Molecule: Bacterial RNase P class A
Organism: Nocardioides rotundus
RNA sequence: GGGGUUGGCUGGGCGACCGCGGCUCGGCGUGGCGACACGUCGGGUCGAGGAAGGUCCGGGCUCCACAGAGCACGGUGGUGGGCAACGCCCACCCGGGGCAACCCGCGGGACAGUGCCACAGAGAACAGACCGCCACCGGCUGCUCGUCAGCCGGGGGCAAGGGUGAAACGGUGGUGCAAGAGACCACCAGCACUCCGGGUGACCGGAGUGGCUCGGCAAACCCCACCGGGAGCAAGGCCGAACAGCGCACGUCCGGCCUCCUUCGGGAGGCCAGGGCUGCUCGCCCGAGUGCGCGGGUAGGCCGCACGAGGCCGUCGGCGACGGCGGCCCUAGAUGGAUGGUCGCCCUCGACAGAACCCGGCCUACAGGCCAGCCCCUCCG
Numbered sequence: 001g002g003g004g005u006u007g008g009c010u011g012g013g014c015g016a017c018c019g020c021g022g023c024u025c026g027g028c029g030u031g032g033c034g035a036c037a038c039g040u041c042g043g044g045u046c047g048a049g050g051a052a053g054g055u056c057c058g059g060g061c062u063c064c065a066c067a068g069a070g071c072a073c074g075g076u077g078g079u080g081g082g083c084a085a086c087g088c089c090c091a092c093c094c095g096g097g098g099c100a101a102c103c104c105g106c107g108g109g110a111c112a113g114u115g116c117c118a119c120a121g122a123g124a125a126c127a128g129a130c131c132g133c134c135a136c137c138g139g140c141u142g143c144u145c146g147u148c149a150g151c152c153g154g155g156g157g158c159a160a161g162g163g164u165g166a167a168a169c170g171g172u173g174g175u176g177c178a179a180g181a182g183a184c185c186a187c188c189a190g191c192a193c194u195c196c197g198g199g200u201g202a203c204c205g206g207a208g209u210g211g212c213u214c215g216g217c218a219a220a221c222c223c224c225a226c227c228g229g230g231a232g233c234a235a236g237g238c239c240g241a242a243c244a245g246c247g248c249a250c251g252u253c254c255g256g257c258c259u260c261c262u263u264c265g266g267g268a269g270g271c272c273a274g275g276g277c278u279g280c281u282c283g284c285c286c287g288a289g290u291g292c293g294c295g296g297g298u299a300g301g302c303c304g305c306a307c308g309a310g311g312c313c314g315u316c317g318g319c320g321a322c323g324g325c326g327g328c329c330c331u332a333g334a335u336g337g338a339u340g341g342u343c344g345c346c347c348u349c350g351a352c353a354g355a356a357c358c359c360g361g362c363c364u365a366c367a368g369g370c371c372a373g374c375c376c377c378u379c380c381g
Base pairs, nucleotide, nucleotide: 001377002376003375004374005373006372007371008370009369010368012346013345014344015343016342017341018340020047021046022045023044024043025042026041027040028039029038030037031036049352053363054362056361057360058359059358060357061232062231063230064229073228074227075226076225077224078092079091080090081089082088093107094105095104096103097102108223109222113221114220115217116216117215130162131161132158133157134156136154137153138152139151140150141149142148143146170188171187172186173185174184175183189213191210192209193208194207195206196205197204198203236303237302238301239300245294246293247292248291249290250289255272256271257270258269259268260267261266274286275285276284277283310329311328312327313326314325315324316323317322347350
């Protein structure tokens, strides 16, 4: 210098004006005895993200349910650790890829059982014979006339070689045989068991024995171990009307209003609701209206709701995830739902996208810019 790989940061800047939402201070207006509430105007201050997103996983919080155990259902799946918890993170193991840094793994069990293995191929699981190899029997032909050769047919043996396939029932060499074959032998690979050593562990290294070889798929059912109660801020809590309609009580006395008279003390009449049953009184019933309750804990309002497993800095422990201690900071909170617009200057001309109970993750989207570690190649000293 080039190429690669891993991790982290950033996500236009400055200024002016106008506008929007929260909080706070002040003025004015309305209501209220007042505290205060509402409206409006002005000042101050704060005002989206690394993913606020998908809502996939885990928790906090809230309400409901709940003796205990089991079944069912769902999830997780190498080991050790971190964390409030997790399917997340860290370190390691095993397998695979890469010269390497590094990356990938949907990583328990296939001698518990069931099932599946397309196409091709003879045969796909305690398999199989298409070509092939090999003797035997029969026939034909040939000659060098044989225990011969070739061809055809028959019933057999074999699985070495060829061929198919993702995968064909260990590999190499030898013995053996008519030809062959773990049939037998040696070594190697693999499996199971036993022992020794190392490691917390997954696992690694070594020795011996064994039958000699046993296929793959569990993101097929299934088995094993562990985990899991349900619903979600429209959770839930507090305050709490109005209309229709319904129920109960009164619906009497009293009282109020109007007109007239008055010796100014009052009096008379009428109205504010009467109606039905009855000849009348009492009684009973209905009744506008008034009060209370239901309607309905409804409409609406307030809380939940912004101090939290919180952020930043330092230090200590740890390989690390992370944890301990100390200091500093408070940083959106709407409910028709706020962060936008105009202009000036500058630059590398600006992506994906916007809170709605909160937090930890994962995944997905993203123009451009910056930094660092490591690996490989090349050049120079």